[in-house]
RNA sequence: GAUCCACUAGCUCAGUCGGUAGAGCACUUGACUUUUAAUCAAGGGGUCUGGGGUUCGAAUCCCCAGUGGAUCA
Repeated sequence: GAUCCACUAGCUCAGUCGGUAGAGCACUUGACUUUUAAUCAAGGGGUCUGGGGUUCGAAUCCCCAGUGGAUCA
């Protein structure tokens, strides 16, 4: 210098073919329990790495940038 991959909740990850974002663990509250734990129920938490474009509508498609990783030179 070139190419490719990843970036979504506190953490690990889903999310197909564009239609208003989910799971597990963690956290909070309640129930149960002699207590901790476990179990059960409910709840909070995300402008989807940033900017721009396309579109009635973008996590998803296109362009640029950023961070991390890999390969080649």